Large-subunit ribosomal RNA, domain VI from a Planctomycetota bacterium, 233 nucleotides, folded computationally. It was read from a public genome assembly. NCBI's taxonomy places the organism under Bacteria, Pseudomonadati, Planctomycetota.

[in-house]
Context: one part of a larger RNA
C1' cells in the first nucleotide's frame, strides 16, 4: 500500500400482468488518497527591475540616497511550493475463519472428525515499495591496497545537508566559495547628449540600462597549518 464511485457492455436480457428492472462477467473514466518533482499553469520571492506620493538630506537644477507596513503600485530569477506535472493500487501464490465436502470408525446404521484428505474471504503470510548484518551467531563472494603509511581526524573553503552535531563536496596534483567574464532569465527603453515643442512631454542614440540565489568559464582572493594510525591489518 490494500479502497471507492460513475459510465458503457452483457441487456432493456433474466424476473415481472405492467410499471419497472437485475445478479454475474468484460471495458473505460473519475475524484479522494499516497510518493516524487518544478518542464508547463500559478503562488511566494523583505538581497532583482520599473512606476509613483509626502518628507528629510546630498548647497541649488539635474540625478540620487534615506524614512513613511517592503511607503504604495506593477512585474519577477533561484529555492520552496499546489491549485500544477508524473507515477501507484494490478495480477498471482500459500495457510486459514465461518461454511461446504470426501473417506471413515468409536456406535454392524448414520456421521465433515476421532486417524486421514479437500474446497473456502476485501481478512493473515508472501508477492509490490522502503529500511535493514548491533542478525554481538556482528554474515558471504570478488578484486584491489597497506608502516616505502591503508586510512582517518583536527583545521580550513563551502552546501544537494543542517538547531548543535551529523551528512555531502572540496582543500593548490584545486573550480569548493567569493570576485571577474560570458550566457540564460527578469524588468522594460537608464544616465548624458542631440532633436521637436512656449511647456508638460515625446523621439533618437538603443531592446537601452540595471540585475539575487541559475548555467558555464577563469586561480585574481580564501582553502593556511597540523596530528593520529593497522601483532585479530
Nucleotide at each position: 500500500a490494500g479502497a471507492c464511485a460513475a459510465c458503457u457492455u452483457u441487456a432493456g436480457u433474466a424476473c415481472g400482468a405492467g410499471a419497472g428492472g437485475a445478479u454475474u462477467g468484460g471495458g473505460u473514466u473519475g475524484g479522494a488518497c499516497g510518493u516524487a518533482c518544478c518542464c508547463c499553469u500559478g503562488g511566494u520571492g523583505u538581497g532583482c527591475c520599473a512606476g509613483u506620493u509626502g518628507g528629510a538630506c546630498c548647497g541649488c537644477u539635474c540625478g540620487g540616497u534615506c524614512c513613511a507596513u517592503a511607503g504604495c503600485u506593477g512585474g519577477g530569477u533561484a529555492g520552496c511550493u499546489a491549485a500544477g506535472u508524473a507515477c501507484g493500487g494490478c495480477a498471482g501464490g500459500g495457510a486459514u475463519a465461518a461454511u461446504c465436502g470426501c473417506u471413515g470408525a468409536a456406535a454392524g446404521c448414520a456421521u465433515c472428525u476421532a486417524a486421514g484428505c479437500g474446497a473456502g474471504a476485501a481478512g493473515c503470510c508472501c508477492a509490490c515499495c522502503u529500511g535493514a548484518a548491533g542478525a554481538u551467531a556482528a554474515g558471504u563472494g570478488u578484486u584491489g591496497c597497506a608502516u616505502u603509511g591503508a586510512g582517518a581526524c583536527c583545521c580550513c573553503c563551502a552546501g544537494u545537508a543542517g538547531a548543535c552535531u551529523a551528512c555531502u563536496g572540496g582543500g593548490u596534483u584545486g573550480a569548493u566559495a567569493g570576485g571577474c567574464c560570458g550566457c540564460a532569465u527578469g524588468u522594460g527603453g537608464a544616465a548624458g547628449c542631440g532633436c521637436a515643442g512656449u511647456a508638460a512631454u515625446g523621439c533618437g542614440u538603443g531592446a537601452a540600462g540595471c540585475a539575487a540565489a541559475g548555467c558555464g568559464g577563469u586561480a585574481c582572493u580564501a582553502a593556511c597549518g597540523g596530528u593520529c594510525g593497522a601483532u585479530u591489518g
Its Rfam family is "Bacterial large subunit ribosomal RNA". Its family is annotated with structural constituent of ribosome and ribosome in the Gene Ontology.